[in-house]
RNA sequence: CAAAUCUACGGCGAUGGAGCUCGCCGUACAAUUGCCUCUGGCUAAUGGCUCCUACAGGAUU
Numbered sequence: 001c002a003a004a005u006c007u008a009c010g011g012c013g014a015u016g017g018a019g020c021u022c023g024c025c026g027u028a029c030a031a032u033u034g035c036c037u038c039u040g041g042c043u044a045a046u047g048g049c050u051c052c053u054a055c056a057g058g059a060u061u
Base pairs, nucleotide, nucleotide: 009026010025011024012023013022016052017051018050019049020048021047034042035041036040
């Protein structure tokens, strides 16, 4: 200096926050940045589960 493995750690997973978990990337534009009939239109606050907040619809008081 390079490669591999293990451990720890950091980050990422189309719109906010937190916990758990899965996958991916890794000393950094890397992992990642939805779909369609694309001068426009549609779904979604999750990768998944739970809770809170925002938005939308309905019902009750």
A computed fold for a 61-nucleotide RNA from a Peptococcaceae bacterium, annotated as Fluoride riboswitch aptamer (crcB RNA motif). Of the family's consensus pairs, 100% are formed in the model. The prediction has a mean pLDDT of 78. The organism belongs to Peptococcaceae, within Bacteria.